Predicted 3D model of a 72-nucleotide RNA (transfer RNA) from an uncultured bacterium. The sequence was found in a public genome assembly. It matches the Rfam family "tRNA". Rfam links the family to the GO term triplet codon-amino acid adaptor activity. From the family's description: Transfer RNA (tRNA) molecules are approximately 80 nucleotides in length. Rfam classes the family as a transfer RNA.
[in-house]
RNA sequence: GCUCUUGUAGUUCAAUGGAUAGAACGGCUCACUCCUAACGAGCUGAUCUAGGUUCGAUUCCUAGCGAGAGCA
Numbered sequence: 001g002c003u004c005u006u007g008u009a010g011u012u013c014a015a016u017g018g019a020u021a022g023a024a025c026g027g028c029u030c031a032c033u034c035c036u037a038a039c040g041a042g043c044u045g046a047u048c049u050a051g052g053u054u055c056g057a058u059u060c061c062u063a064g065c066g067a068g069a070g071c072a
Base pairs, nucleotide, nucleotide: 001071002070003069004068005067006066007065010025011024012023013022018055026044027043028042029041030040048064049063050062051061052060
């Protein structure tokens, strides 16, 4: 340099073009306990960027940026 794959909570992953973008772990608060842990209740927080298609985009297309793999 070329090709392919990929980008969603702090982390690991879901979401068939139509949902309030969901779960687990994490964090915070409360309750329990002599204290801590565990268990229980509640809360918290995300679609890489810019365009395009569409009535409607996390999803499809293009470019850029980042990550990974292959070839040279």
Overview: Its mean pLDDT, the model's own confidence on a scale to 100, is 81.